A computed fold for an 86-nucleotide RNA from Desulfuromonas sp., annotated as c-di-GMP-I-GGC riboswitch aptamer.

RNA sequence: CCCGAUAAAACCAAACCGUCCGCAAGGGCGGGACGGAAAGUUCCGGGUCUCUCGUCUUUGUCCUCAAGACGGCCGAACUGCCGAAG
Numbered sequence: 001c002c003c004g005a006u007a008a009a010a011c012c013a014a015a016c017c018g019u020c021c022g023c024a025a026g027g028g029c030g031g032g033a034c035g036g037a038a039a040g041u042u043c044c045g046g047g048u049c050u051c052u053c054g055u056c057u058u059u060g061u062c063c064u065c066a067a068g069a070c071g072g073c074c075g076a077a078c079u080g081c082c083g084a085a086g
Base pairs, nucleotide, nucleotide: 002086003083004082011036012035016031017030018029019028020027021026034072040078041077042076044075045074046073047070048069049068050067054065
């Protein structure tokens, strides 16, 4: 360094509930634990999702673009705790 244990110490916290914020996706805080060895950080690439206003449209819907959400969807980059076996 790879790797990741029926190890040790710590850490995070899904669903759901309460409350607040947001048009929404969703987010903050508290409770709560399904899980997680990067479930730490970054929307850089892909993906999914949203639609108050704008774009697109003959009108409406859809679509496109724009704008936004998700890092616990996948990849990537950067950083990081512990140390059995191999």
It matches the Rfam family "c-di-GMP-I-GGC riboswitch aptamer". Its family is annotated with cyclic-di-GMP binding in the Gene Ontology. The sequence was found by an Rfam model in a public genome assembly.